[in-house]
Molecule: transfer RNA
Organism: bacterium
RNA sequence: GGGCGCAUAGCUCAGUUGGCUAGAGCGCAGCUCUGAUAAAGCUGAGGUCUGAAGUUCGACUCUUCAUGCGCCCA
Numbered sequence: 001g002g003g004c005g006c007a008u009a010g011c012u013c014a015g016u017u018g019g020c021u022a023g024a025g026c027g028c029a030g031c032u033c034u035g036a037u038a039a040a041g042c043u044g045a046g047g048u049c050u051g052a053a054g055u056u057c058g059a060c061u062c063u064u065c066a067u068g069c070g071c072c073c074a
Base pairs, nucleotide, nucleotide: 001073002072003071004070005069006068007067010026011025012024013023019057028044029043030042031041032040050066051065052064053063054062
């Protein structure tokens, strides 16, 4: 220098041939239970889906560029 992939909650990840309110597990907080923990059960908080632009009535999803990370080629 060229090519490819990934970026979604604190962590690990899912997601939709574009459709109205974005989810799971773990973790966190509260409650129940207990003499008190743990475990178990219930409830809840936590996300402007990496950034910008474009297409569209509508974008986490499609296109382009940028940033970061990983892989391959030279």